[in-house]
RNA sequence: GCCCAGGUGGCGGAAUGGCAGACGCGCCGGCCUUAGGAGCCGGUGGGAGCAAUCCCUUAGAGGUUCGACCCCUCUCCUGGGCA
Repeated sequence: GCCCAGGUGGCGGAAUGGCAGACGCGCCGGCCUUAGGAGCCGGUGGGAGCAAUCCCUUAGAGGUUCGACCCCUCUCCUGGGCA
């Protein structure tokens, strides 16, 4: 230099172009316990707000589309292959 695979909440990891983050771990609250662990119930991306609700968010920037994690282009990063 060329080719391939990948980059998503705190972590692992899903998602056919149609509510972004299923599910698990972790964490928070509760039940239970003498106290913990295990188990069970509820909650859990970030910001603003008393709240209702609003805004932002899939490595970065553009594009296509009514609508993009998903399709296209460029860039960055990680791993593998070829020379």
The prediction has a mean pLDDT of 80. A computed fold for an 83-nucleotide RNA from a Candidatus Peribacteraceae bacterium, annotated as transfer RNA. It matches the Rfam family "tRNA". By type it is a transfer RNA. The organism belongs to Candidatus Peribacteraceae, within Bacteria.